Glycine riboswitch aptamer from uncultured Reyranella sp., 93 nucleotides, folded computationally. Its mean pLDDT, the model's own confidence on a scale to 100, is 76. It matches the Rfam family "Glycine riboswitch aptamer". From the family's description: This family represents the bacterial glycine riboswitch.
RNA sequence: ACGAUACCUGUGGGAGAGCCCGCCUUGCUUUUGGCGGCGCCGAAGGAGCAACCGGCCCCGGAAACUCUCAGGCAAACGGACCGCAGGAGGAUG
Numbered sequence: 001a002c003g004a005u006a007c008c009u010g011u012g013g014g015a016g017a018g019c020c021c022g023c024c025u026u027g028c029u030u031u032u033g034g035c036g037g038c039g040c041c042g043a044a045g046g047a048g049c050a051a052c053c054g055g056c057c058c059c060g061g062a063a064a065c066u067c068u069c070a071g072g073c074a075a076a077c078g079g080a081c082c083g084c085a086g087g088a089g090g091a092u093g
Stems, first nucleotide, its partner, number of pairs: 007087007018038001020037005039073003045069001046067003052061004
């Protein structure tokens, strides 16, 4: 001097699947909430295996793949991931 991976904050985008059925409750009516049942989704989280990687002959790490424990199936919230701005940091030269 260039300032990487990963991290934090703000902000924009962000999919899928029944606002299904029954009972109770809220309540002027509807909305809301709770419980139960069946069906479905995967991109919070979690778990499993694998290509591959690292040590070493048996372990460890590892996905947007798989499972659906959790979560979700109108809106809202959430949402992996991506973009932009800033912060901290300091690999590399």